[in-house]
About this RNA: Large-subunit ribosomal RNA, domain II from Turbanella pilosum, 896 nucleotides, folded computationally. Its mean pLDDT, the model's own confidence on a scale to 100, is 80. The organism belongs to Turbanella, within Eukaryota. It matches the Rfam family "Eukaryotic large subunit ribosomal RNA". Gene Ontology terms of the family: structural constituent of ribosome and ribosome. The family is grouped with related families in Rfam's "LSU clan".
Context: one part of a larger RNA
RNA sequence: GAGCUUUUCGGGUGGUUUUUUUUGCGUCAGUGUGCACAGUUCACGGCGUUAUCGGUCAUUCAUCCGACCCGUCUUGAAACACGGACCAAGGAGUCUAACAUGUGCGCAAGUCAAAGGGCGAAUGAAACCCCAAGGCGAAAUAAAAGUGAACGCAGGUGAGAUCGGCCACUUUGUGGCUGCGCAUCACCGGCUCGUUCCCAUCUCAUGUGGAGGGGGCGAAGCUUGAGCGCACAUGUUGGGACCCGAAAGAUGGUGAACUAUGGCUGGUUAGGACGAAGCCAGAGGAAACUCUGGUGGAGGUCCGUAGCGAUUCUGACGUGCAAAUCGAUCGUCGAAGCUGGCCAUAGGGGCGAAAGACUAAUCGAACCAUCUAGUAGCUGGUUCCCUCCGAAGUUUCCCUCAGGAUAGCUGGCGCUCACAUAACAGUUUCAUCCGGUAAAGCGAAUGAUUAGAGGCAUUGGGGACGAAACGUCCUCAACCUAUUCUCAAACUUUAAAUGGGUGAGAAGCCCGACUCGCCCGGACGGAGUCGGGCAUCGAAUGCGAGUGCCCAGUGGGCCAUUUUUGGUAAGCAGAACUGGCGCUGUGGGAUGAACCAAAUGUUCGGUUAAGGCGCCCCACAACAACGCUCAUCAGACUCCAUAAAAGGUGUUGGUUGAUAUAGACAGCAGGUCGGUGGCCAUGGAAGUCGGAAUCCGCUAAGGAGUGUGUAACAACUCACCUGCCGAAUCAACUAGCCCUGAAAAUGGAUGGCGCUAGAGCGUUGGGCCUAUACCGGACCGUUGCCGUAGUCGAGCAGUCAUCUGCAAUGCGGCAACGAGUAGGAGGGUCGCGGUGGUAAGCGUCGAAGGUACGGGCGCGAGCCUGGCUGGAGCUUCCACCGGUGCAGAUCUUGGU
Numbered sequence: 001g002a003g004c005u006u007u008u009c010g011g012g013u014g015g016u017u018u019u020u021u022u023u024g025c026g027u028c029a030g031u032g033u034g035c036a037c038a039g040u041u042c043a044c045g046g047c048g049u050u051a052u053c054g055g056u057c058a059u060u061c062a063u064c065c066g067a068c069c070c071g072u073c074u075u076g077a078a079a080c081a082c083g084g085a086c087c088a089a090g091g092a093g094u095c096u097a098a099c100a101u102g103u104g105c106g107c108a109a110g111u112c113a114a115a116g117g118g119c120g121a122a123u124g125a126a127a128c129c130c131c132a133a134g135g136c137g138a139a140a141u142a143a144a145a146g147u148g149a150a151c152g153c154a155g156g157u158g159a160g161a162u163c164g165g166c167c168a169c170u171u172u173g174u175g176g177c178u179g180c181g182c183a184u185c186a187c188c189g190g191c192u193c194g195u196u197c198c199c200a201u202c203u204c205a206u207g208u209g210g211a212g213g214g215g216g217c218g219a220a221g222c223u224u225g226a227g228c229g230c231a232c233a234u235g236u237u238g239g240g241a242c243c244c245g246a247a248a249g250a251u252g253g254u255g256a257a258c259u260a261u262g263g264c265u266g267g268u269u270a271g272g273a274c275g276a277a278g279c280c281a282g283a284g285g286a287a288a289c290u291c292u293g294g295u296g297g298a299g300g301u302c303c304g305u306a307g308c309g310a311u312u313c314u315g316a317c318g319u320g321c322a323a324a325u326c327g328a329u330c331g332u333c334g335a336a337g338c339u340g341g342c343c344a345u346a347g348g349g350g351c352g353a354a355a356g357a358c359u360a361a362u363c364g365a366a367c368c369a370u371c372u373a374g375u376a377g378c379u380g381g382u383u384c385c386c387u388c389c390g391a392a393g394u395u396u397c398c399c400u401c402a403g404g405a406u407a408g409c410u411g412g413c414g415c416u417c418a419c420a421u422a423a424c425a426g427u428u429u430c431a432u433c434c435g436g437u438a439a440a441g442c443g444a445a446u447g448a449u450u451a452g453a454g455g456c457a458u459u460g461g462g463g464a465c466g467a468a469a470c471g472u473c474c475u476c477a478a479c480c481u482a483u484u485c486u487c488a489a490a491c492u493u494u495a496a497a498u499g500g501g502u503g504a505g506a507a508g509c510c511c512g513a514c515u516c517g518c519c520c521g522g523a524c525g526g527a528g529u530c531g532g533g534c535a536u537c538g539a540a541u542g543c544g545a546g547u548g549c550c551c552a553g554u555g556g557g558c559c560a561u562u563u564u565u566g567g568u569a570a571g572c573a574g575a576a577c578u579g580g581c582g583c584u585g586u587g588g589g590a591u592g593a594a595c596c597a598a599a600u601g602u603u604c605g606g607u608u609a610a611g612g613c614g615c616c617c618c619a620c621a622a623c624a625a626c627g628c629u630c631a632u633c634a635g636a637c638u639c640c641a642u643a644a645a646a647g648g649u650g651u652u653g654g655u656u657g658a659u660a661u662a663g664a665c666a667g668c669a670g671g672u673c674g675g676u677g678g679c680c681a682u683g684g685a686a687g688u689c690g691g692a693a694u695c696c697g698c699u700a701a702g703g704a705g706u707g708u709g710u711a712a713c714a715a716c717u718c719a720c721c722u723g724c725c726g727a728a729u730c731a732a733c734u735a736g737c738c739c740u741g742a743a744a745a746u747g748g749a750u751g752g753c754g755c756u757a758g759a760g761c762g763u764u765g766g767g768c769c770u771a772u773a774c775c776g777g778a779c780c781g782u783u784g785c786c787g788u789a790g791u792c793g794a795g796c797a798g799u800c801a802u803c804u805g806c807a808a809u810g811c812g813g814c815a816a817c818g819a820g821u822a823g824g825a826g827g828g829u830c831g832c833g834g835u836g837g838u839a840a841g842c843g844u845c846g847a848a849g850g851u852a853c854g855g856g857c858g859c860g861a862g863c864c865u866g867g868c869u870g871g872a873g874c875u876u877c878c879a880c881c882g883g884u885g886c887a888g889a890u891c892u893u894g895g896u
Stems, first nucleotide, its partner, number of pairs: 069084004085896006095239013110136003116130003140147002155188005163179007189223003192219008201211003204207001242381002245378001249371006260345009271303003274299001278295007307332003312328002315326002347363001349359002384828006394407001396405003408554002411550007424542002427540002429504006439494001440492002446488003451483001453481003458478008508534009518525001557581004562576005586597003601779007611769003614753003620766001623765006635755001646740003650737010667724005673697003679691002703718001707716002780818009795806004830885001832882006839875001841874002849869003853866005
C1' cells in the first nucleotide's frame, strides 16, 4: 500500500529511500582480440572440363510492388484547357555599326596605317616597307569672348599591406615596443576657371578699363600623367534582328467568257378560257336612244406546255452526279417576256426595279505584282551533357492596368584587409527614450443608459380646501444630492504583452599650450590646432569582415495559423506579421499544390518523427488496466469533406430538496361525515358553467372540493385516513453515451472488407512497425585550407622486371557541404560540316555508311570494339571558321 487473489487474519508478489557489494551500460585514453561489411593477395579443397560454365544485352510471356500524358500558358493541368497518328529530311539569338564593362596581348605620354605609294603572283586581294594628314589621349572651366592648375622637398591628419630598428624567449621562428610608410579610403588645406560681394592697393590709350588683394557659392577640375590599338566575352541600341503569323496602308497594272445595266443587230414563245371597242341583224320608241341575238378579237386579263424561275417536303444527296445537283410540289408563261452576237461602263471605281446585291467559285471596296522578310506590348515554337549559385510577382512613375522604366530580390568578376582585443548580428541582457492598441474605467471628464431612495428652494402639468394669495395640502415630471444597472472604431484618468530608436569606450578619458573675424561685462562660453599621459580593451553569445564594377529574370501570384475591413455569406473581395506552395521531391492524411512530419549526391547498417499495429498492409494471431455504449440510419481521429433548436421513465453519473421502522413509496382492501343545497349570480347551479371568499364541528381522516357524470340532483372517483406488507422511496435540475428531430433523383462508401467483453467512444501504461529525417561506414562531386619547386627524392598511370609516360591547370593530406523553375556562371578526351598543320596515319589483305546480331568503358553528352552487310574513301591530335545538335511551332516537303 495504485492494482490483483482472499470472508477476515496472515502470507506472497511489489514501490520508494539509504548503505554495501557485485554486474552491466555510456564517455575518454591505451593495449589486445574477435565479429560484420567492402577490397586485395596467398594457400588448400570440391565440382566442371568444350558443348559445358560465367557475364552482359535484346525480345516475348507471367507474378508482386510503385506508377494518370508529354509539351505549354497558368496561383493551380492527368484534366471535360490548347498542340501532338507514325517515320525520314529541313527547321529558330545570326551578322554588322556604335557604346559600356571585364579579361588578355603590344607599345606607352603617347598610340594607331585602314587613304596613298613600294615590294610581293601556288598559298598571296596575304605578309613586309614608306609617308604622320587625321582620330583618341596628354587641361580644365565658362553661354561665350576669354582665362588657365607650386607658400612648400607638390601640403597636413587618421587608418594602412610590406619593410627597417631594439628587446625577450621554447632561436628554420614566435611575441612585445617602435620607425619610415605603397596603393586606396575619409577629413582638412592650397591652386585653376566661372559667378557674386568687398578693398583705405597699383597703372594709363580715363573706360561699363586693366592689374592686384580678401570672403562666399558653383565645376563632369589640379595637387607628378595612363592612354592608344587589337582580340575575346557579356550587356544595350539601330538595322528583317531568335523563327513563323495578321486585320490594315501605299504604288502600278489586269479583268464585264460569270454577273449588273444600257445601246445596236438577230432569234424565239403549244392548247384552251374570258370576250372591250367597232360592225351586222331583229325588236321597242315621237325622238334621244334602249333592249335582244350575232360578229369581232382588245388585254403589262385567266388556266396551262416549252422556256424562264425556285415555294414546300426544311424529301434525296451531303468524302455528292454536282465547291448548290436530283425528285415531286410550286411561280410566271405575249410580256417590265426569254435569249445569241457585238459594243459601252473598272476598283473608293462601275452597275444596281436597292438585296450592300453583282463586278470571273473572291465583294460593307475585285484580282495580280511591288513597297515587304510591312508592324504586332499578342499566340505558338525555340535543337547536346555535367557541375556550382539561384529568384520575383513588391516600391515609384508612365494615354500605365496582357506592357515598360525605376528601386528591390539574383548571378558573375573582382579588390582591400583578416584568423580576433577588430567589424558585424532577423538573438539575449542592462540603461534610457517613443507609443495609446489589448485590457480596464464610467459612485473620473465627453457621449449613451436602467432602477429605485432622499430633497423639496425653483419650473411646468393635473387636482383638493379656498373669494383669492409666491396660501396650505396631494400628485406627476423636470431639477438637486448620495447610490445603482449597462456601454463606446472616430470616449478616456489608468494602461500592458509584443514592438521601435539609441548607447554599452582608443574616433575614449584626463592634463597643458596656442588660434578664432563666433559669442561675451569678463582669457567667459564654444569650436579648432598642437603636445603629453592612461591598456584590467569596459555586457553575453555567435561569427571572417569591408568595398567596387557589370548584369539576367521578375514586376498576373496563391494558401495556412493569428490580427483585421467590406459583405447575409462564399473554395468572395481587400490588408498586416510570420511560415509555406509557386521553384519540391520523401513518410503520413485511402485519394490531394499549400495540412502533420521532414527537405533530397550514390549506397550499406542502426534509430526515430508524423502516423499506425484484425485482414487488405510492415507492426500486439488475442499487449495490459478502468469506465461508457446496442442504434429497423450505431460509431470510428487536425486541415476535412456538415447537421441545429427542441425532446426521451434508453442507460450511466452528479447536484439540490423531500419522505421513511413513530412503518414511507408501490400494490390490494376499507373509510371518505356534519353545519350546508355556504354567499352572489342564474331558467336551473345541491363540491364540480361562472364570480368573490374559502370557516367551524366531529374525527384515524374527509377540500365550501381533483376528475367522470346529471336539465338539476343522484352515482363513481381523487385528495386525505386506516388495515395487510416490510425497506428504502420520490421530485426538480444537470451531463456522458445512445435514440428522435434527419426527405432526392445511376448503386456506394469510417478508404474497403468487416467489427459489438470491439477492430467503437473516453482516460492511461508498455512493446513494436517505418521516411531521401538523425547516427555510423564506404564511394562520387564541389568548395575551402595545408604540405610539396634541387638536375636528388617523392607522387600518379602503364609494365613481369627493367623501363617509359604525366607533371604545380601536377601530386598528397584534412574538413565541411550536395533540393531547385525563371535566370546566371564554369567545365566537357561530348557531337556535326569545312580550312591549315600533324600522325613517313588508316584503307580493295576492304574506307564511309547500314545492322530487331553481340562485347566493353564513361555520372552523362557519347566513345571503343567483334560478326554480318557494303564497295572507295576516312580518321586521331593541335589550331581556326561556322547557314553546327529537334519531339512538339493547327511547323515545311516526302513517305506509310